[in-house]
A computed fold for a 72-nucleotide RNA from Chara braunii, annotated as transfer RNA. It matches the Rfam family "tRNA". About the family: Transfer RNA (tRNA) molecules are approximately 80 nucleotides in length. RNAcentral holds the sequence, with entries from GtRNAdb and Rfam. It is recorded under the gene name tRNA-Thr-CGT-1-1. Taxonomically the source falls in Chara (Eukaryota, Viridiplantae, Streptophyta, Charales).

RNA sequence: GCCGGCAUGGCUCAGUGGUAGAGCGUCUGCUUCGUAAGCUGAAGAUCCUGAGUUCGAACCUCAGUGUCGGCA
Numbered sequence: 001g002c003c004g005g006c007a008u009g010g011c012u013c014a015g016u017g018g019u020a021g022a023g024c025g026u027c028u029g030c031u032u033c034g035u036a037a038g039c040u041g042a043a044g045a046u047c048c049u050g051a052g053u054u055c056g057a058a059c060c061u062c063a064g065u066g067u068c069g070g071c072a
Stems, first nucleotide, its partner, number of pairs: 001071007010024004018055001026042002029039002048064005
């Protein structure tokens, strides 16, 4: 330099055009003499950035950034 994958709550990931979800973690409550485990509920992401397409974009298109890999 060229090509490709990935970027979504604190972490690991799902969601392939119509209100953004799960597990773990955090917090509240229940249970316990207390802790752990278990159960209950809650908070938490304007989806990497910008632009475009569309009635409507996390999702499609373009550019950029970061990261991982391949080729040279």